[in-house]
RNA sequence: GAUAACCGCGUUGGGAGAAUCCGAUCCCUCGAUCGGUGCCGAAGGAGCAACCGCCCCGGAAAACUCUCAGGCAAAAGGACCGCGCGGGUCAG
Repeated sequence: GAUAACCGCGUUGGGAGAAUCCGAUCCCUCGAUCGGUGCCGAAGGAGCAACCGCCCCGGAAAACUCUCAGGCAAAAGGACCGCGCGGGUCAG
C1' cells in the first nucleotide's frame, strides 16, 4: 500500500416460505398463554457422501436431509448478499 480465501462487529440497505386456523383462559383493548390439527425452512441444532486416516473405527460440507427448537397477518426475527470497520493475510 492492498485485501482473494478465513474470523468478528456494525448497518435508517436488500432478504423467502408456510392456517390473522379451531377451542379454552387472561385482558378495557391491542395482545398474551395453553391445548389440538394442518403446514414452512433461511436463527440455532442434528444427520450423511466423495475423500482422508493410525482403517473395529474415526475425521469429513452445504442453501441437501430431519424438523428437536424456531416460524406460518403485521411487528420482531431471519441464512445469505451489499456497504463500513477491525483482526488475519500478502495470492497482486